[in-house]
Transfer RNA from Candidatus Daviesbacteria bacterium RIFCSPHIGHO2_02_FULL_36_13, 75 nucleotides, folded computationally. The source organism's lineage runs through Bacteria, Bacteria candidate phyla and Candidatus Daviesiibacteriota. Its mean pLDDT, the model's own confidence on a scale to 100, is 80. It matches the Rfam family "tRNA". The family's RNA type in Rfam is transfer RNA. The RNAcentral record of the sequence draws on ENA.

RNA sequence: GCCGGCUUAGCUCAGCGGUAGAGCAGCUGUAUCGUAAACAGCGGGUCACUGGUUCAAUUCCAGUAGUCGGCUCAA
Numbered sequence: 001g002c003c004g005g006c007u008u009a010g011c012u013c014a015g016c017g018g019u020a021g022a023g024c025a026g027c028u029g030u031a032u033c034g035u036a037a038a039c040a041g042c043g044g045g046u047c048a049c050u051g052g053u054u055c056a057a058u059u060c061c062a063g064u065a066g067u068c069g070g071c072u073c074a075a
C1' cells in the first nucleotide's frame, strides 16, 4: 500500500428492514443469628460516527474512525 472480519447494556455476545434481547456483573427483596449460595424482581443502550436509500434502518448502501487478521501477489 491492497484485501477482509468486527464495532449493540459495565463485560461476553445474540438479533440482521417493522416498539432492542440473553448470560454474567449491579441494585432491591425473600430467606439466615450473620455472610455467601439459592430464589423472586428492578434498573441500565444517541445499536462507533457522518451521510444516503426506504413509509420505516441496529439491520441495506457510501464514507470516516477504532480494532483484529491476511497478502505483498493476483485481480
Base pairs, nucleotide, nucleotide: 001071002070003069004068005067006066007065010024011023012022013021018055026042027041028040029039030038048064049063050062051061052060